This is a predicted structure of a 73-nucleotide RNA (transfer RNA) from a Pseudomonadota bacterium. RNAcentral holds the sequence, with entries from ENA. Its mean pLDDT, the model's own confidence on a scale to 100, is 82. Its Rfam family is "tRNA". Its family is annotated with triplet codon-amino acid adaptor activity in the Gene Ontology. Lineage of the source: Bacteria > Pseudomonadati > Pseudomonadota.
RNA sequence: GGACCCGUAGCUCAGUGGUUAGAGCGGUGGCCUUAUAAGCCAUAGGUCGCAGGUUCAAUUCCUGCCGGGUCUA
Numbered sequence: 001g002g003a004c005c006c007g008u009a010g011c012u013c014a015g016u017g018g019u020u021a022g023a024g025c026g027g028u029g030g031c032c033u034u035a036u037a038a039g040c041c042a043u044a045g046g047u048c049g050c051a052g053g054u055u056c057a058a059u060u061c062c063u064g065c066c067g068g069g070u071c072u073a
Stems, first nucleotide, its partner, number of pairs: 001072007010025004018056001027043005049065005
């Protein structure tokens, strides 16, 4: 340099055009307990990497850029 894949909550990930963006773990508060853990309930946390384009409508499709990974010369 070329090809391909990935980027969504603190972490691991789902969501492949439409209804308010979700799960598990983790955080916070409460219940329970003599106390801790476990269990149960509630709750906070997101410019869906950035910029543009297509569309009535984009996390999702297209382009460029940024970052990470694999292969290759």